This is a predicted structure of a 72-nucleotide RNA (transfer RNA) from a bacterium. Its mean pLDDT, the model's own confidence on a scale to 100, is 80. Its Rfam family is "tRNA". Rfam classes the family as a transfer RNA.
RNA sequence: GCCAUCGUAGCUCAACGGUAGAGCACCGCUUUUGUAAAGCGUAGGUUGGGGGUUCAAAUCCCUUCGAUGGCU
Numbered sequence: 001g002c003c004a005u006c007g008u009a010g011c012u013c014a015a016c017g018g019u020a021g022a023g024c025a026c027c028g029c030u031u032u033u034g035u036a037a038a039g040c041g042u043a044g045g046u047u048g049g050g051g052g053u054u055c056a057a058a059u060c061c062c063u064u065c066g067a068u069g070g071c072u
Base pairs, nucleotide, nucleotide: 001071002070003069004068005067006066007065010024011023012022013021018055027041028040029039030038048064049063050062051061052060
């Protein structure tokens, strides 16, 4: 330099172009003499940045940044 895959909650990951979710973690409550475990609940997101298409974009297109792998 070229190609491919990927970037979404603190972490690991989902999500036919039509309300952005789950598990774990954090926090609160219940339970216990207490801790752990277990059960219930709350909160947490400019979907890497910018632009475009569309009534509507995490999703499609362009550009850019970053990560990983391959080729040279």